Background:
A computed fold for a 1460-nucleotide RNA from Nicola tetela, annotated as small-subunit ribosomal RNA.
RNA sequence: AGAGUUUGAUCCUGGCUCAGGAUGAACGCUGGCGGCAUGCUUAACACAUGCAAGUCGAACGGUAACAGACCUAAGGGUGCUGACGAGUGGCGGACGGGUGAGUAACACGUUGGGAUCGACCCUAGAGAAGGGGACAACCACAGGAAACAGUGGCUAAUACCCUAUGACCUCUACGGAGGAAAGAAAUUCGCUCUAGGAAGAGCCAGCGGCCUAUCAGCUAGUUGGUGAGGUAAAGGCUCACCAAGGCUACGACGGGUAGGGGGCGUGAGAGCGCGACCCCCCACAAUGGGACUGAGACACGGCCCAUACUCCUACGGGAGGCAGCAGUGAGGAAUAUUGCACAAUGGGGGCAACCCUGAUGCAGCAAUGCCGCGUGAGUGAAGAAGGCUUUCGAGUUGUAAAGCUCUUUUCUAAGUGAAGAGAAAGGACGGUAGCUUAGGAAGAAGUCCCGGCUAACUACGUGCCAGCAGCCGCGGUAAAACGUAGGGGGCAAGCGUUAUCCGGAUUUACUGGGCGUAAAGGGCACGCAGGCGGUCUGGUAAGUUGUGUGUGAAAGCUCCUGGCUCAACUGGGAGAGGGCAGGCAAAACUGCCAGACUUGAGGGUGAGAGAAGGAAGCAGAAUCCCUGGUGUAGUGGUGGAAUGCGUAGAGAUCAGGGGGAAUACCAGAGGCGAAAGCGGCUUCCUAGCUCACCCCUGACGCUGAGGUGCGAAAGCGUGGGGAGCAAACGGGAUUAGAUACCCCGGUAGUCCACGCCGUAAACGAUGAGUACUAGAUGUAGGUAGAGGAAAUCUGGCUGUGUCAAAGCAAACGCGAUAAGUACUCCGCCUGGGGACUACGGUCGCAAGACUAAAACUCAAAGGAAUUGACGGGGGCCCGCACAAGCAGCGGAGCGUGUGGUUUAAUUCGAUGAUACGCGAAGAACCUUACCUGGGUUUGACAUAUAGGUGGUAGUGAAGUGAAAGCAGAACGACCCUUCGGGGAGCCUAUACAGGUGUUGCAUGGCUGUCGUCAGCUCGUGUCGUGAGAUGUUGGGUUAAGUCCCGCAACGAGCGCAACCCUCAUUGUUAGUUACAAGUGUCUAACAAGACAGCCAGUAAAACGGAGGAAGGUGGGGACGACGUCAAGUCAGCAUGACCUUUAUAUCCAGGGCGACACACACGCUACAAUGGUCGGUUCAAUAGGGAGCGAAAUUGCGAGAUGGAGCAAAUCCGAAAAGCCGAUCUCAGUUCGGAUGGUAGUCUGAAACUCGACUGCCUGAAGGUGGAGUUGCUAGUAACCGCACGUCAGCCACAGUGCGGUGAAUACUGUUCCCGGGCCUUGUACACACCGCCCGUCACGUCAUGGAAGCUGGUAACACCUAAAGCUGGUGACCGAACCGAAAGGAAGGAACUGUCUAGGGUGGGAUUGGUAACUGGGACGAAGUCGUAACAAGGUAGCUGUAGCGGAAGCUGCGGCUG
Repeated sequence: AGAGUUUGAUCCUGGCUCAGGAUGAACGCUGGCGGCAUGCUUAACACAUGCAAGUCGAACGGUAACAGACCUAAGGGUGCUGACGAGUGGCGGACGGGUGAGUAACACGUUGGGAUCGACCCUAGAGAAGGGGACAACCACAGGAAACAGUGGCUAAUACCCUAUGACCUCUACGGAGGAAAGAAAUUCGCUCUAGGAAGAGCCAGCGGCCUAUCAGCUAGUUGGUGAGGUAAAGGCUCACCAAGGCUACGACGGGUAGGGGGCGUGAGAGCGCGACCCCCCACAAUGGGACUGAGACACGGCCCAUACUCCUACGGGAGGCAGCAGUGAGGAAUAUUGCACAAUGGGGGCAACCCUGAUGCAGCAAUGCCGCGUGAGUGAAGAAGGCUUUCGAGUUGUAAAGCUCUUUUCUAAGUGAAGAGAAAGGACGGUAGCUUAGGAAGAAGUCCCGGCUAACUACGUGCCAGCAGCCGCGGUAAAACGUAGGGGGCAAGCGUUAUCCGGAUUUACUGGGCGUAAAGGGCACGCAGGCGGUCUGGUAAGUUGUGUGUGAAAGCUCCUGGCUCAACUGGGAGAGGGCAGGCAAAACUGCCAGACUUGAGGGUGAGAGAAGGAAGCAGAAUCCCUGGUGUAGUGGUGGAAUGCGUAGAGAUCAGGGGGAAUACCAGAGGCGAAAGCGGCUUCCUAGCUCACCCCUGACGCUGAGGUGCGAAAGCGUGGGGAGCAAACGGGAUUAGAUACCCCGGUAGUCCACGCCGUAAACGAUGAGUACUAGAUGUAGGUAGAGGAAAUCUGGCUGUGUCAAAGCAAACGCGAUAAGUACUCCGCCUGGGGACUACGGUCGCAAGACUAAAACUCAAAGGAAUUGACGGGGGCCCGCACAAGCAGCGGAGCGUGUGGUUUAAUUCGAUGAUACGCGAAGAACCUUACCUGGGUUUGACAUAUAGGUGGUAGUGAAGUGAAAGCAGAACGACCCUUCGGGGAGCCUAUACAGGUGUUGCAUGGCUGUCGUCAGCUCGUGUCGUGAGAUGUUGGGUUAAGUCCCGCAACGAGCGCAACCCUCAUUGUUAGUUACAAGUGUCUAACAAGACAGCCAGUAAAACGGAGGAAGGUGGGGACGACGUCAAGUCAGCAUGACCUUUAUAUCCAGGGCGACACACACGCUACAAUGGUCGGUUCAAUAGGGAGCGAAAUUGCGAGAUGGAGCAAAUCCGAAAAGCCGAUCUCAGUUCGGAUGGUAGUCUGAAACUCGACUGCCUGAAGGUGGAGUUGCUAGUAACCGCACGUCAGCCACAGUGCGGUGAAUACUGUUCCCGGGCCUUGUACACACCGCCCGUCACGUCAUGGAAGCUGGUAACACCUAAAGCUGGUGACCGAACCGAAAGGAAGGAACUGUCUAGGGUGGGAUUGGUAACUGGGACGAAGUCGUAACAAGGUAGCUGUAGCGGAAGCUGCGGCUG
């Protein structure tokens, strides 16, 4: 410090995710030691048991227990002593310890303030005199289960009371009045009053720190005053009266959440998050209220009351409060021992000894964290064994192990043994730490990961299954992504996962972001508050700056330094620290005060332009309607029609009239206005703008949250108006449908007046203002100068356009009218969807507008540009693509192939173009892969090893069988030799053979197709951030990226062309064969010839001409660029992997591949007279032949048979047919046509039944030229005609491959259309690329959510009723030791009753916030549901948009707007 992820690729925007650090953690696997820390984050839930606050006999009366002493004969007694239960009294239980519920507050932090208290402590001053009366304990009686209480009696004090005194204090009307004390065991400790101090506490204020405006108004003791009360103390703190204030957009009030700080985590920092442990403050103590005591409390281990809960009970009543330490239950993912000790530190009491102390010090449990150590070190290659992999060679685990030599931290055992204790003694920890000795490598390694990010790879298993996953994504038979193994990588007594926080994230941007198109400028203006503000001078000192002071606790942090062997941890010193307050100083800048200025702003004078606004009046053209005339059959409308109108007279035309709306030309990228918007002419009223002059005022300015006004269209209300147009609606068409597009009608509306609405793609998708920063050019309005006063030219100003520099920008683009450079102010944005939504609020008559979430869900959504592909976009061009022609196919019968069906099997593959007379250049058996049945199992075939075998291998009669096979009489071998044997054969066994079994989506090779289309690329350079572009585009030309010219390109490669073969002409040579010779028709070898070479012409070409057998690639062939279709083939061959092994191998017989309702493809034969039949007759070429071709001759009607000459072939073999000549048939299902059937034969072959071809005779079907549609062909071509060959015993060949014969038509000086292709350009939401993408309803499932009758909770108030304890007030009667009084009596006090206040309870209507809910609304998501086709291309009606109506749905239509 970055990385992954949107795309085919790119740049940008933007979210999601990862790598780091951290934790009071938890979970999974694992676990040796030590040190230091830490350990209920949840139920402020409930708690058994024990302990956590007592102490003082030197305050007191005393003596229950213990010990001692004394007395006693014993029982026992004596407070006599040490001491001490209970009691009176004092001090302490307000500290220490816990928790974080509440609290948004002077609670906390910080800095100040003044009206206070202050037990114990310190300092100082003064004092302590004289009296008195009680009450506990105790005793007696006696209630109660208990808790606890009652009556009577005795008694002490440092308990209580009175009097005196007053340094001093308080009050005061200044006369005065009021106020203390305690002693004890006595060098000491106490007591009282007063003043001061110190820790501490209470009170007040400034400033600081959460969310929410979908909380905007709040407030009645409320704000202030006067008086009184109250408090330690100011104060509405409380009360009475008076006034009507107080707070709030700088966020009151309300709601939600939350203890605050020092600090902790992270971060470069600024920040962000947190508030465990430790320290400070606050609050709380089951819940709520209350006071008492006290220096201090409204009191955790005190009291009273209420409530809930728990416990005891004799049922009458009582007791309790672990958020102290342990511990229990519960909750929870989850958090420890009912330990030891007061030895240390500290606290309470005490003169002290000492007692108490779950504070604290220690120990125990837990890898919870941090830190440290160890699990050995050296050597060791036969690179052991084993494992894994393998190309079978080996590689790897791996110096790793073993082995050898060492060491002992740790461990085990034994011994010794601290510091911590400030004179002696006294140690919970602790027989601990440490030290010494002995033993022995001994007892001590796991976990996660290995597709990319991200370090680390192979095998097997699995087969979109099981599973993984932080994001992208893996898994559908070769998975480095799942599981296992081997190996490797990381960290290590831990390692991973989960959760949370910061970081990365400049992704809320102060540091440090944006808003034309990505999210984002308010529709526009005016303007209060607020923010900001020109030049000069003086003053001030609030901001600001400097300096210094105080504070900013300790701990923490940083630096230095010390102690534990180091470290963690810890001691000491120093530093830092935002901030706050006070002092001093400065005066530049900002502010404030005062004065001045003119350039900002405004005004004045003189001109000017304009669809600027409002009102009234007027005008002409056109549509429509009405009346009348002329006139007759149509008119209107469309792609084409129809509905409509018209013989009751339309349309057309003429004249007259009516009415409403809008203003042609001028008119312009023109003008005006803030925007919306504004267009005939005239008048009136009103506002703004520009120019010139530089006269006046003197900063009067800019922006502008709220607010106010204006605000297209549609829509709403009331009343008018209504010509045209026209949502809805009706009808006609179109269509599969057509709730649309098109047509005929037509109502709201459009228009006017008044009032609402307040929204638009209200757009320049660009807020307002000011200043600055090259130019060029057009246009509108003023103006200055030149010119002649013109035309025209030059300059400056204001507006409005275009191009462009710098600069900016992701790019597109912007560019003085900025999207440049700066400043001021406002508005807005923070991933997509949900959602321009819900709820709430405000506004509205309504429609609805404004404001505006969440759950849930996705990993994208998006902008600009690039390359392709595509378009029912455009331009150019080509092709038997169309057109022009010829012949067909599609109809019939037959043949063949395919689908389908059937079957035991009908083997398999090919299956749009690019399968279908295709693999198959030949299925009766074989082939053959299929089926049925019968056999074989090292096998029909190959190799190797081992063993066996000499009557062995081989031949093979009888028997059996369908054959294969089984069986086996009989016969009977070979090669080499060193003579030992070896080889071959056969048999057995083991390895293995075999497979037309699967995967062409694992492959090689080969092939088809686009396409013989003209394209496809590269190097260097240049342009661009980049993908990419350029070159290859452009202007011409060509069959061609063929060539030329131009050009930031210059060159090159694969393709094109040429080089190759063949045909056509000629020459030379040769002459088997051909022919009578000699020639050279012919054959075949070599060569010539054609190259735009010549003429004309050009840039290149095109076109024309000459010569020539051939002329512009002469015809044909071979030859197929980069690539596309996961195209085809595992069944031609090869081949990985998988499967099979008495079977999916192999042998045999028979069957099947030949089935047949049907459908398609390719052919053949026909339908006839350009023909059929019969007779005669002319002319080929290619090619083949030895188990072959086969002549003559004979024979048969014929197929054929017999025959065998000749020929390994230019020598032999073989009818050419159409054609031509003649005859006949005469338009018919025929003398056409030949299917089908019968019968008799021939040939091949073991064998023609399933299932061959051919022949004779007989039979004589359909068919009369073929619907929609569709194929081939541009010249020796189509068409017609026959011939040959391969395969092959034969043949289902009408197929295929070749050969020759006869031999056309047509092509517009065409490219509109269909198909395919090439180039350029344009749009795109496509990139699996239009067979693309994609929208909405409906149906199903899941999920979250809104509304909702109702049901049911919480919270905080209010009204009324009631009201405990308690403080306070009142009260005749009641009680009443200390004081007064001689007494009676009084006073203080108490009880009781009662008033105000009040916790709580009850009732009530509301508020607010949850849960749930019949039903209901939309939403999200979900491999293959339904209906349509809305959008993306001109998306087939351009799209989008506000509004209104309508429609199953996307949507359609009207009105206005936008160009995206």